[in-house]
Transfer RNA from Lacticaseibacillus chiayiensis, 73 nucleotides, folded computationally. It was read from a public genome assembly. NCBI's taxonomy places the organism under Bacteria, Bacillati, Bacillota, Bacilli, Lacticaseibacillus. The coordinates come from a structure-prediction model, not an experiment, and the mean pLDDT is 82.
RNA sequence: GGGUCUUUAGCUCAGUUGGGAGAGCGCCUGCAUGGCAUGCAGGAGGUCGACGGUUCAAGUCCGUUAAGAUCCA
Numbered sequence: 001g002g003g004u005c006u007u008u009a010g011c012u013c014a015g016u017u018g019g020g021a022g023a024g025c026g027c028c029u030g031c032a033u034g035g036c037a038u039g040c041a042g043g044a045g046g047u048c049g050a051c052g053g054u055u056c057a058a059g060u061c062c063g064u065u066a067a068g069a070u071c072c073a
Stems, first nucleotide, its partner, number of pairs: 001072007010025004019056001027043006049065005
């Protein structure tokens, strides 16, 4: 230098054919227990890496770009 893959909640990740942004763990509150652990109920937390484009509508499609991984040279 060229090819491919990844980037979504604090962490690990899902998101199918473009239309509701989610799960587990963690965090907070309440209840049960003398307390912890644990169980149950509820809650908070997101510019979907960045910018631009297409579209009535983009996490998803297109372009550029950043970071990381990997292969080739």